Predicted 3D model of a 77-nucleotide RNA (Glycine riboswitch aptamer) from Salipaludibacillus aurantiacus. The prediction has a mean pLDDT of 79. Taxonomically the source falls in Salipaludibacillus (Bacteria, Bacillota, Bacilli, Bacillaceae). Rfam family: Glycine riboswitch aptamer. Rfam links the family to the GO term glycine biosynthetic process.
RNA sequence: GGAGCCACUUCUGGAGAGUCCGUCUACUGCGGCGCCGAAGGAUUCACAAUCUCAGGCAAAAGGACAGGAGCGCACAU
Numbered sequence: 001g002g003a004g005c006c007a008c009u010u011c012u013g014g015a016g017a018g019u020c021c022g023u024c025u026a027c028u029g030c031g032g033c034g035c036c037g038a039a040g041g042a043u044u045c046a047c048a049a050u051c052u053c054a055g056g057c058a059a060a061a062g063g064a065c066a067g068g069a070g071c072g073c074a075c076a077u
Stems, first nucleotide, its partner, number of pairs: 002075001006072001008070006018033001020032004034057003040053001041051003
């Protein structure tokens, strides 16, 4: 001097696709049709790609991923 990777917490940003039809008001009730892939999952040696089981299709919530901070790794190396 003591970082980086990684893990956890927190903050910020964060796409796509019908607030379609009917029903009792319904956007977290039901039914029908259509659609999306960036939670997760499956297919694959792996990636890409594909599927859409789950999830989602105004807002909210969620959200792969990215950046900042804290903290652990560590008084380790």